[in-house]
Context: one part of a larger RNA
Molecule: large-subunit ribosomal RNA, domain II
Organism: Candidatus Woesearchaeota archaeon
RNA sequence: GCCAGGGAGUGCAUCUAAGUGGCAAGAAUAACCUAACAAGGGUAUUCAUAGCGAAAGCAAACGCCCGCAGUUUACGAGGGGCGAGGUAUGAAAGUGCCUUGAGUCACUUGGAUGCGACCCGAAGCCGAGCGAUCUAUUCUUGGGUAAGGUGAAGCGCCUCUUAAAGGGCGUGGAGGCCUGAAGAGGUUCUACGUGCAAGUGUUCUUCUAACCUGUGAAUAGGGGUAAAAAGCCAAUCGAGCUCGGUGAUAGCUGGUUCCUGCCAAAUUUGGCCGUAGUCAAGUCUCCAUUGAGAUAGUUUAGGGGGUAGAGCUACGGAUUGGGGAUUUAGGGGAAGAAAUUCCUCGGUUCCUUGUCCAACUCCGAAUACCUAAACGUCGUAGACGUGGGGAGACGGGGGCUCGGGGUAAACCUGAGUUCCGAGAGGGAAACAACCCAGACUACAGUUAAGGUCCCAAAAUACUGAUUAAGUGUGAAUGGCACAAGGCUGUUCAUAACCAGAGACAGCGAGGAGGUUGGCUUAGAAGCAGCCACCCUUUAAAAAGUGCGUAACAGCUUACUUGUCAAGGUUAUGAGCGCUGAAAAUGGACGGGGCUAAAUCAGUUACCGAUACUGUAGACCACCGCAAGGUGAGUGGUAGGCAGGCGUUCUGCAUGGGCUGAAGCUUUUCUGAAAAGAAAUGUGGACCGUGUAGAAAUGAGAAUCCUGGU
Numbered sequence: 001g002c003c004a005g006g007g008a009g010u011g012c013a014u015c016u017a018a019g020u021g022g023c024a025a026g027a028a029u030a031a032c033c034u035a036a037c038a039a040g041g042g043u044a045u046u047c048a049u050a051g052c053g054a055a056a057g058c059a060a061a062c063g064c065c066c067g068c069a070g071u072u073u074a075c076g077a078g079g080g081g082c083g084a085g086g087u088a089u090g091a092a093a094g095u096g097c098c099u100u101g102a103g104u105c106a107c108u109u110g111g112a113u114g115c116g117a118c119c120c121g122a123a124g125c126c127g128a129g130c131g132a133u134c135u136a137u138u139c140u141u142g143g144g145u146a147a148g149g150u151g152a153a154g155c156g157c158c159u160c161u162u163a164a165a166g167g168g169c170g171u172g173g174a175g176g177c178c179u180g181a182a183g184a185g186g187u188u189c190u191a192c193g194u195g196c197a198a199g200u201g202u203u204c205u206u207c208u209a210a211c212c213u214g215u216g217a218a219u220a221g222g223g224g225u226a227a228a229a230a231g232c233c234a235a236u237c238g239a240g241c242u243c244g245g246u247g248a249u250a251g252c253u254g255g256u257u258c259c260u261g262c263c264a265a266a267u268u269u270g271g272c273c274g275u276a277g278u279c280a281a282g283u284c285u286c287c288a289u290u291g292a293g294a295u296a297g298u299u300u301a302g303g304g305g306g307u308a309g310a311g312c313u314a315c316g317g318a319u320u321g322g323g324g325a326u327u328u329a330g331g332g333g334a335a336g337a338a339a340u341u342c343c344u345c346g347g348u349u350c351c352u353u354g355u356c357c358a359a360c361u362c363c364g365a366a367u368a369c370c371u372a373a374a375c376g377u378c379g380u381a382g383a384c385g386u387g388g389g390g391a392g393a394c395g396g397g398g399g400c401u402c403g404g405g406g407u408a409a410a411c412c413u414g415a416g417u418u419c420c421g422a423g424a425g426g427g428a429a430a431c432a433a434c435c436c437a438g439a440c441u442a443c444a445g446u447u448a449a450g451g452u453c454c455c456a457a458a459a460u461a462c463u464g465a466u467u468a469a470g471u472g473u474g475a476a477u478g479g480c481a482c483a484a485g486g487c488u489g490u491u492c493a494u495a496a497c498c499a500g501a502g503a504c505a506g507c508g509a510g511g512a513g514g515u516u517g518g519c520u521u522a523g524a525a526g527c528a529g530c531c532a533c534c535c536u537u538u539a540a541a542a543a544g545u546g547c548g549u550a551a552c553a554g555c556u557u558a559c560u561u562g563u564c565a566a567g568g569u570u571a572u573g574a575g576c577g578c579u580g581a582a583a584a585u586g587g588a589c590g591g592g593g594c595u596a597a598a599u600c601a602g603u604u605a606c607c608g609a610u611a612c613u614g615u616a617g618a619c620c621a622c623c624g625c626a627a628g629g630u631g632a633g634u635g636g637u638a639g640g641c642a643g644g645c646g647u648u649c650u651g652c653a654u655g656g657g658c659u660g661a662a663g664c665u666u667u668u669c670u671g672a673a674a675a676g677a678a679a680u681g682u683g684g685a686c687c688g689u690g691u692a693g694a695a696a697u698g699a700g701a702a703u704c705c706u707g708g709u
Stems, first nucleotide, its partner, number of pairs: 001709006011115013026047003032041003051058002062083005070075002084099006118255002121252001125245006136219004141214004145209001147179003150175001154171006183206003189201001191200002221237001223233003258644006268281005284390006293378003297375007309363001310361002316357003321352007330345006396420010425436003440617007450607003453592003459604001461603006472594002485579003489576010506563005512536003517531003542557001546555002618634002620631004645698001647695010663682002666679005
């Protein structure tokens, strides 16, 4: 891992709701007694029959009107309204609660509370005991430390000295000395790493000492012991182990067992030491009640508004350029003797021009919202409401539109809407929320999105254009990235100009004179720089376009002409394309491949889904005596409600079985399912059906338990 078996909403008490039943202004007994399958007694007590008030205390005959079902059209259970009454308060007015009589007991089911309370699961807390055969420290009594090296003190001899000190040579054998075996330790490496070993191997440290070690003994759990690491106290230590309290508690994780039908959520708002929770509201479901309207949609009409947009010569504020007026501030300059005048900057103001605003508005939508009517839809088959029982949920997320924060984000935070959540099917290669479309079942047909060369169903369809880059073959989106700028790539459009009186390009020729213009300069001659930029001859030729020289020279251009012969030049805009363009294994249009099987515009066919249609069937709701009919019914998580299947046992009734029960194997049939029936073989003694009841009642999951393999 697999298989088999086991494995989780139970019991009691109290409260509450519904259903059923008994009795009813009453209902029921409890303990207990007698008795023993029963039944009888027991009336304490509980609930109801009266409320109000803190309390003292006080204390309710009921009447009138409307009206659903129904029927006799006026009655009319229930229902609604008005009044009346009790009590508290108040001076009163008034206000609060109550009154027009139904309960109680039992059973069943839903829920709540208390108990282990659906099951498994802590770390922990407390108590009582057991541990120092491991290990820490101490005590008692024993044991152990190969071999070698070094050579302290002391001593002896020699030397030295007046004597010493000192020196030398021996002797000697000190030391938490050295090398190193046993022993002890555990530094490095990292081979092993279900091992040789819950640490080993290798290497290393120490080895006469604060050394190692045997035996016996002492210290015990908030305690010991500790050359101190919160180390060690039996492979257990920031408080040992065992048993008990104990089914501790767990707002946390996991699990929670048959079928079908109907409906179907939420992740919002508020409170809480509340943010992994819970309570209330909202939201879902079921039942009862009421009794006639309700209203999401469309159209029309009428409303309020100040958003989008727009505007600003309509305000507030920001803001470009130009012009005028005026000097009531001011600065600078010029003229003048001064007064003053003029110019300029500036101020103020006017005209004009170009802009901007969440906290500007002379304006001002579309939606949305409100009201009314009509239509539509729903509704006496009971809607809209009202009351009650039961929930779940209270971590949300994506797209689009509109906001706030942020450089941005698969970012944070809002509003509206829609989808996923709880939604299958087709398309997007694959892909919760993008496109199409809401799946009762079977068969057939038609379409949607999207597609039609092959993989792979359907056009190698048609018409007109574009692209030569494999551009592209990608609706968008996630993943896909591709910008500004540049291009004499190519296509189209517009505008202007030149052109048989010959354009554009090429080629041939000319391109002169005054003059080296003046100035400057060492020089300046078209060509350093400054000034001026004329005249003449001409078909035309600059006081010179660019090279060049020290300066000249030289080359060239403008300009003119010849030749040639038909379009040319410039600008702007648009389409497709190119460039810009760099990432790590080889590589992605899904692939093959494609020059259309790419792109743009158009046309006609076809394919394509659980959509739509047809036929048949099932179920649900409703109508109907029925036959049958209607449905703009039948996706569904949490969840509510309803109806069933199966297992074990019991009462009653009724059956089967050695001519073969249960169980097991295999096959066939029936039912929408849980399931049921039959047959074959095996097996060898019990087993059904109907009805009523009772449950230790259904397994795939819980790192589930036990066993097998």